[in-house]
RNA sequence: GCCGAUAUGGCGGAACUGGCAUACGCAGCGGACUUAAAAUCCGUCCCUUAAUUGGUUGUGGGUUCGAAUCCCACUAUCGGCA
Repeated sequence: GCCGAUAUGGCGGAACUGGCAUACGCAGCGGACUUAAAAUCCGUCCCUUAAUUGGUUGUGGGUUCGAAUCCCACUAUCGGCA
């Protein structure tokens, strides 16, 4: 230099053929149980807002009524070729 894969809440990770973004698990927080704790169970858990508002899929654009998903450029990581 060329080719390919990957990037989603604090972490892992799902999201089908373009149509409810963050299911599920872990961690955290609150509670129940216990003499106390562990385990188990229940609730809560992206950010923002007075709100039921607005925003958010690596970054920036584009296509579309509608984009995590399609197109373009770029960034980072991993792999291959030279």